[in-house]
RNA sequence: GUGUCUGCUGCGGGAGAAUCUGGCCCGCGCCAGUGCCGAAGGAGCAACCGCCCCGGUAAACUCUCAGGCCAAAGGACGGCAGCGGACCA
Numbered sequence: 001g002u003g004u005c006u007g008c009u010g011c012g013g014g015a016g017a018a019u020c021u022g023g024c025c026c027g028c029g030c031c032a033g034u035g036c037c038g039a040a041g042g043a044g045c046a047a048c049c050g051c052c053c054c055g056g057u058a059a060a061c062u063c064u065c066a067g068g069c070c071a072a073a074g075g076a077c078g079g080c081a082g083c084g085g086a087c088c089a
Base pairs, nucleotide, nucleotide: 001088003087004086005085006084007083008082009081010080011079013077018034020033021032022031023030024029035069036068037067041065042063043062044061048056049055050054
């Protein structure tokens, strides 16, 4: 340092799926049942690698434990800005 990677903070963007059925203290709430969603979190697997019995190792894939299915909240992910760290020149 107009570079690459990465952590944190702030701002804004951000999908999907029944505001279904029954009951209750009738509330945007709680309980039960059925159906459904995947982008908090969690779990699982390939190629490949190894000390080759076995183990390591991914995801936006898969599973839905959890979470969610009016709105709100949350929300992976990426955008802008700021503050650091590592590497490179």

A computed fold for an 89-nucleotide RNA from Actibacterium sp. XHP0104, annotated as Glycine riboswitch aptamer. It was read from a public genome assembly, where an Rfam model found it. Rfam family: Glycine riboswitch aptamer. Gene Ontology term of the family: glycine biosynthetic process. Of the family's consensus pairs, 90% are formed in the model.